This is a predicted structure of a 300-nucleotide RNA (Bacterial RNase P class A).
RNA sequence: AAAGCAGACUGUCUUGCCGCUCUCCCGAGCGGAGAGAGGAAAGUCCGGACACCACAGGGCGGCCUAGCGGGUAACACCCGUCCUUCCGGCAGAGGCCGGAAGAGGACUAGUGGCACAGAAACCAGGUACAGUUCGGCUGUAGUGAAAAGGCUAAACUCUAGGCGGUGCAAUGCCAAAUAUACCGGCGCUUGAGGCUGGCCCGGCCGAGCCGGUGGGUAGGCAGCUAGAGGCUACGGGUAACCGUAGUCCCAGAUAAAUGGCAAGACUCGACAGAAUCCGGCUUACAGGUCUGCUUUUCAC
Numbered sequence: 001a002a003a004g005c006a007g008a009c010u011g012u013c014u015u016g017c018c019g020c021u022c023u024c025c026c027g028a029g030c031g032g033a034g035a036g037a038g039g040a041a042a043g044u045c046c047g048g049a050c051a052c053c054a055c056a057g058g059g060c061g062g063c064c065u066a067g068c069g070g071g072u073a074a075c076a077c078c079c080g081u082c083c084u085u086c087c088g089g090c091a092g093a094g095g096c097c098g099g100a101a102g103a104g105g106a107c108u109a110g111u112g113g114c115a116c117a118g119a120a121a122c123c124a125g126g127u128a129c130a131g132u133u134c135g136g137c138u139g140u141a142g143u144g145a146a147a148a149g150g151c152u153a154a155a156c157u158c159u160a161g162g163c164g165g166u167g168c169a170a171u172g173c174c175a176a177a178u179a180u181a182c183c184g185g186c187g188c189u190u191g192a193g194g195c196u197g198g199c200c201c202g203g204c205c206g207a208g209c210c211g212g213u214g215g216g217u218a219g220g221c222a223g224c225u226a227g228a229g230g231c232u233a234c235g236g237g238u239a240a241c242c243g244u245a246g247u248c249c250c251a252g253a254u255a256a257a258u259g260g261c262a263a264g265a266c267u268c269g270a271c272a273g274a275a276u277c278c279g280g281c282u283u284a285c286a287g288g289u290c291u292g293c294u295u296u297u298c299a300c
Stems, first nucleotide, its partner, number of pairs: 001296010012265007020036006026029001038271001042282002045280005050167004057201004062163005067081005082104001083102008105158002110156002112152003122149001127141005171222004181213006193205004229248008266269001
């Protein structure tokens, strides 16, 4: 220097005109000013915040995690470290260095499974040969990872620890409308149905409930974005991360804004588009920058 791999960051720009959503201002009008998608806004796979569901009790189920230590609001995430396996290099005696991967507790509780080969593969059964005190007693051979001892828990299970359910279409408020009008079925204490954190028992309420036809209403406000927030400096820590100080405000729509046209620049522009909000993971991604490792070549 080139190529490959991995990680981090970035991921078109400038000007003018006309629009769209939100906020603010005034002299209040075809007025002015400001802000306006992402690193993944995606998959909805984990973890939380927030909201509602309990106002006798009892029982049961289900799910998740798995060396050790730390971080965090929490996690299946992140950091560090040990062990095991694999790859490369060195040494060639144990080993050392670098990189990658790992659901990495327990088969001395019980149950199940063990390909091929082999006579036989997990309550045993029994091949060949030899021995024998004749008892299917003993030894050897042979197959195989394993022949009665073993292996296997991303097999049931056990151990230890953790987890209530439903999701912003949560939830609260205002406004509007109203008819059980008709048909069918079930039920009215011999009780349908409802509530009781996932299920059961039990408890409480209980005269209505279910399906169809037809009619009415179908708007608004809050939740909603200032937050486990961003940036900078200093300090602590191997690191993840934490603390202190200063500073900044950075989309909040509801049929749903974030666009169109014109001109210009270059390296000619990838994947993609908010909907309650955060922390992760995973997936998609043209090009560019930086860092590390490996290989090759050249120069000293």
Model confidence (mean pLDDT): 77 of 100.